A computed fold for a 93-nucleotide RNA from Sporosarcina sp. NCCP-2222, annotated as Glycine riboswitch aptamer.
The coordinates come from a structure-prediction model, not an experiment, and the mean pLDDT is 81.
Lineage of the source: Bacteria > Bacillati > Bacillota > Caryophanales > Sporosarcina.
Its Rfam family is "Glycine riboswitch aptamer". About the family: This family represents the bacterial glycine riboswitch.
RNA sequence: AUGACUGAGCGGGGAGAGCACGUAUUAGGCGUCGCCGAAGGAGCAAAUAACGAAAGUUAUGAAUCUCUCAGGUAAAAAGACCCGUUCAUGACG
Numbered sequence: 001a002u003g004a005c006u007g008a009g010c011g012g013g014g015a016g017a018g019c020a021c022g023u024a025u026u027a028g029g030c031g032u033c034g035c036c037g038a039a040g041g042a043g044c045a046a047a048u049a050a051c052g053a054a055a056g057u058u059a060u061g062a063a064u065c066u067c068u069c070a071g072g073u074a075a076a077a078a079g080a081c082c083c084g085u086u087c088a089u090g091a092c093g
Stems, first nucleotide, its partner, number of pairs: 006088008018033001020032004034073003040069001041067003047060005
């Protein structure tokens, strides 16, 4: 000194679903029912490996799929993911 991959900060974009009912309090709480999936969490395919004569068993194994524990369900906040930028690291040259 090129700066892959990865991680973090900052800025921008960013969906879905009752401003439900009751109660309390000057807010944001609690309870009940319904609903949503794109924080987080959990589950699994193909495949691979091991054991076994085989059938099969076990382990690893992804998500925007599934579940809805948590979270959310007017605004605000949050928000997977995308873009830009800064920092760290340093594959390759």